The prediction has a mean pLDDT of 78. The RNA shown here (SAM riboswitch aptamer (S box leader)) has 105 nucleotides. Its Rfam family is "SAM riboswitch aptamer (S box leader)". Gene Ontology term of the family: regulation of gene expression. Of the family's consensus pairs, 97% are formed in the model.

RNA sequence: CUCUUAUAAAGAGCGGCGGAGGGAAGUGCCCGAUGAAGCCCGGCAACCAUCACGAUGUGAAAAGGUGCCAAAUCACGCAAAGAUAGUAUCUUUGGAAGAUGAGAG
Repeated sequence: CUCUUAUAAAGAGCGGCGGAGGGAAGUGCCCGAUGAAGCCCGGCAACCAUCACGAUGUGAAAAGGUGCCAAAUCACGCAAAGAUAGUAUCUUUGGAAGAUGAGAG
RNA backbone atom coordinates (compact mmCIF):
# COMPACT_ATOMS: atom_id res chain seq x y z
C1' C A 1 0.00 0.00 0.00
C1' U A 2 -4.09 -3.69 -1.18
C1' C A 3 -8.01 -7.19 0.39
C1' U A 4 -11.39 -9.20 4.24
C1' U A 5 -13.93 -8.39 8.75
C1' A A 6 -15.76 -5.77 13.28
C1' U A 7 -16.98 -1.14 15.71
C1' A A 8 -18.41 3.88 16.28
C1' A A 9 -25.04 9.22 19.07
C1' A A 10 -20.82 7.69 25.45
C1' G A 11 -15.93 9.05 27.58
C1' A A 12 -11.29 12.06 28.09
C1' G A 13 -6.67 18.83 31.54
C1' C A 14 -8.38 26.26 33.21
C1' G A 15 -1.04 21.80 32.40
C1' G A 16 4.02 22.82 29.82
C1' C A 17 6.67 23.76 24.97
C1' G A 18 5.23 25.70 20.35
C1' G A 19 3.74 29.62 17.35
C1' A A 20 -0.99 29.74 12.60
C1' G A 21 -3.51 26.93 11.24
C1' G A 22 -7.22 22.87 11.90
C1' G A 23 -11.98 19.83 11.56
C1' A A 24 -10.05 13.25 5.56
C1' A A 25 -11.52 15.07 0.48
C1' G A 26 -16.12 18.25 -1.95
C1' U A 27 -20.11 21.78 -0.35
C1' G A 28 -21.49 24.03 3.99
C1' C A 29 -20.84 25.22 8.85
C1' C A 30 -17.59 25.57 12.81
C1' C A 31 -12.85 25.71 16.14
C1' G A 32 -8.38 28.91 16.69
C1' A A 33 -3.79 35.11 19.64
C1' U A 34 -9.37 34.22 25.55
C1' G A 35 -3.33 30.42 21.43
C1' A A 36 -4.40 26.07 15.86
C1' A A 37 -1.25 21.79 14.08
C1' G A 38 2.72 19.11 16.38
C1' C A 39 5.69 17.32 20.93
C1' C A 40 5.80 16.19 26.46
C1' C A 41 3.01 15.19 30.78
C1' G A 42 -1.94 13.85 32.02
C1' G A 43 -6.53 11.38 30.98
C1' C A 44 -10.40 8.07 28.43
C1' A A 45 -11.43 3.03 27.46
C1' A A 46 -13.02 1.20 21.31
C1' C A 47 -10.46 -3.30 19.19
C1' C A 48 -6.75 -7.22 20.04
C1' A A 49 -4.43 -9.73 24.05
C1' U A 50 -5.91 -11.40 29.91
C1' C A 51 -9.52 -13.61 33.39
C1' A A 52 -14.44 -15.66 34.55
C1' C A 53 -19.04 -17.62 32.92
C1' G A 54 -24.77 -19.46 32.04
C1' A A 55 -20.16 -19.39 25.84
C1' U A 56 -18.62 -17.62 19.55
C1' G A 57 -21.62 -14.06 23.36
C1' U A 58 -21.76 -11.52 28.13
C1' G A 59 -19.22 -9.50 32.16
C1' A A 60 -14.90 -7.93 34.96
C1' A A 61 -10.08 -6.07 35.88
C1' A A 62 -5.88 -3.73 34.12
C1' A A 63 -3.70 -0.19 30.91
C1' G A 64 0.21 -5.07 27.75
C1' G A 65 -0.12 -3.74 21.80
C1' U A 66 -2.43 0.02 19.14
C1' G A 67 -6.03 3.92 19.41
C1' C A 68 -8.60 8.24 21.11
C1' C A 69 -9.18 13.13 24.16
C1' A A 70 -14.71 20.38 20.24
C1' A A 71 -19.31 19.84 17.77
C1' A A 72 -23.35 12.15 16.35
C1' U A 73 -17.79 9.96 11.70
C1' C A 74 -19.83 18.20 12.88
C1' A A 75 -23.83 17.96 8.87
C1' C A 76 -24.89 16.91 3.96
C1' G A 77 -23.99 14.97 -0.67
C1' C A 78 -26.03 8.46 -3.31
C1' A A 79 -30.67 5.71 -3.08
C1' A A 80 -35.46 4.32 -0.93
C1' A A 81 -39.70 5.21 2.28
C1' G A 82 -42.64 8.53 5.15
C1' A A 83 -44.35 13.38 6.95
C1' U A 84 -45.29 18.54 6.34
C1' A A 85 -45.73 22.00 2.90
C1' G A 86 -46.56 23.69 -2.05
C1' U A 87 -41.28 22.46 -4.91
C1' A A 88 -38.59 22.81 -0.94
C1' U A 89 -37.74 21.21 4.34
C1' C A 90 -37.62 17.41 8.13
C1' U A 91 -37.46 12.16 9.95
C1' U A 92 -36.10 7.02 9.29
C1' U A 93 -33.45 3.09 6.76
C1' G A 94 -29.67 1.36 3.58
C1' G A 95 -25.39 2.21 0.77
C1' A A 96 -20.82 5.01 -0.62
C1' A A 97 -16.51 7.35 1.39
C1' G A 98 -13.21 8.01 5.43
C1' A A 99 -11.27 6.54 10.66
C1' U A 100 -9.69 2.73 14.22
C1' G A 101 -8.73 -2.47 15.61
C1' A A 102 -7.76 -7.58 13.98
C1' G A 103 -6.18 -11.08 10.10
C1' A A 104 -3.88 -11.99 5.29
C1' G A 105 -0.88 -10.68 0.92